[in-house]
Context: one part of a larger RNA
RNA sequence: UCCAGCUAAGGGAAUUCGGCAAACCGGUCCUGUAACUUCGGGAUAAGGGAUGCGCAUAGUCUUGUCAAAGGGACGAUGCGUCGCAGUGACUCGGGGGCCCCGACUGUUUAAUAAAAACGUAGCCUACUGCUAAUCCGUAAGGACUUGUAUAGUAGGUGAUGUCUGCCCAGUGCUGGUAUGUUAAGCCUGGUUUCAACCGGGUGAAGCACCAGUAAACGGCGGGAGUAACUAUAACUCUCUUAAGGUAGCGUAAUACCUAGCCGCUUAAUUGGCGGCUUGCAUGAAUGGCAUAACGAGGGCCCCGCUGUCCCUAGCUGGAACCCA
Numbered sequence: 001u002c003c004a005g006c007u008a009a010g011g012g013a014a015u016u017c018g019g020c021a022a023a024c025c026g027g028u029c030c031u032g033u034a035a036c037u038u039c040g041g042g043a044u045a046a047g048g049g050a051u052g053c054g055c056a057u058a059g060u061c062u063u064g065u066c067a068a069a070g071g072g073a074c075g076a077u078g079c080g081u082c083g084c085a086g087u088g089a090c091u092c093g094g095g096g097g098c099c100c101c102g103a104c105u106g107u108u109u110a111a112u113a114a115a116a117a118c119g120u121a122g123c124c125u126a127c128u129g130c131u132a133a134u135c136c137g138u139a140a141g142g143a144c145u146u147g148u149a150u151a152g153u154a155g156g157u158g159a160u161g162u163c164u165g166c167c168c169a170g171u172g173c174u175g176g177u178a179u180g181u182u183a184a185g186c187c188u189g190g191u192u193u194c195a196a197c198c199g200g201g202u203g204a205a206g207c208a209c210c211a212g213u214a215a216a217c218g219g220c221g222g223g224a225g226u227a228a229c230u231a232u233a234a235c236u237c238u239c240u241u242a243a244g245g246u247a248g249c250g251u252a253a254u255a256c257c258u259a260g261c262c263g264c265u266u267a268a269u270u271g272g273c274g275g276c277u278u279g280c281a282u283g284a285a286u287g288g289c290a291u292a293a294c295g296a297g298g299g300c301c302c303c304g305c306u307g308u309c310c311c312u313a314g315c316u317g318g319a320a321c322c323c324a
Stems, first nucleotide, its partner, number of pairs: 001319008010310002014308001019305001027051005036041001038159001052081006059074005082086001094303007101295002106118002122157007134143003160290004165220003170217002172213005179208003185202006221239005248282001249279001260276006
């Protein structure tokens, strides 16, 4: 010096990306317990007190007996007693508040990632009437299934609450189809010794065409003017689209400018929270917004606590090192 452990006066997060690590807390009994809430929870919320040992008292349960005596267990009450300290070691939650994400328990990158990713119940759509649809196999055959639409398959969303706006022009899917296009085959004409070859007719699906469909893939504008301070624009005009972003939310896990502006928090805050919001480039099952409970998730604050730090020191054991 390193490793494992222990202790530190005063201060108490000043350390640091960040309280990482450590410390505080801790069992049991009594008491007491907020916001919020899906009324189940939240909750061991928080907070406060007690706890050893001895004796006594009156009980409860039990063993024992005919009945007892005696023994065991359990708490309750009172008196006494020792220590700094009684869950004396071991064992053994630090707590509270605000916000984001994901509803939750669960799953995952065996050996850098446990998460906001995956899954989930619930919701929605499509296909499927059973010799089903879907899947495996060249086939025979098989899975689903010895199931039958309250079922099966495929896809999306992701508890719950509240909602889910407009667009079918493009792409897809579904349905229709008088007509057009159109392969082989078939019919037929020409040419040719035979073929090749050149036409005409018929002709399915598909496409064209006509509709439907967005919890299908997706998409959801610009420029002017206008109110008796100013500002703004309910209003008007205009170009244009398939339709021009509704309700919500919003400087956001999304905002470039940005450390936006205002308020709170600090002595001081590129942080956090609450507002505003012209949103570079939010937005409704590619789900929007809210949400109790939950989380080894992420951000912020407070109390307690501490060698994280001011600022180091000492101790125990081991390693290294030096000498023999």
The part of an RNA shown here (large-subunit ribosomal RNA, domain IV) has 324 nucleotides and comes from a sediment metagenome.
Rfam family: Bacterial large subunit ribosomal RNA.
The coordinates come from a structure-prediction model, not an experiment, and the mean pLDDT is 85.